[in-house]
RNA sequence: CAAGGGCCGUGCAACUGGCGGAAAGUAGGAGUACCUACAGGGAGCGCGGCGUCAAUGUGAGCCGACCGCCUGGGCAGCCUGA
Numbered sequence: 001c002a003a004g005g006g007c008c009g010u011g012c013a014a015c016u017g018g019c020g021g022a023a024a025g026u027a028g029g030a031g032u033a034c035c036u037a038c039a040g041g042g043a044g045c046g047c048g049g050c051g052u053c054a055a056u057g058u059g060a061g062c063c064g065a066c067c068g069c070c071u072g073g074g075c076a077g078c079c080u081g082a
Base pairs, nucleotide, nucleotide: 004053005052006050007049008048009047010046011045012044015041016040017070018069019068020067021066025038026037027036028035029034061075062074063073
């Protein structure tokens, strides 16, 4: 010095399900756990800035109000090939 972690700003953004809890969606359709639009949530990624080797945390990662019972994905990570 670069990269990386951290914070802030900004853009993009996958996924955003069913039933019950007097109620966390609206409209239309389906019947299972889906489709379309809107609203809201949103990890993650890109860029810019700040600043630094500290803080946080440390087997089983993160995301869709909460709780319960289920269902199905995405992202990150890892591996392989070009």
The RNA shown here (ZMP/ZTP riboswitch aptamer (pfl RNA motif)) has 82 nucleotides.
The coordinates come from a structure-prediction model, not an experiment, and the mean pLDDT is 76.
The sequence was found by an Rfam model in a public genome assembly.
It matches the Rfam family "ZMP/ZTP riboswitch aptamer (pfl RNA motif)". For this family Rfam cites "Co-crystal structure of the Fusobacterium ulcerans ZTP riboswitch using an X-ray free-electron laser" (Jones et al., Acta Crystallogr F Struct Biol Commun, 2019).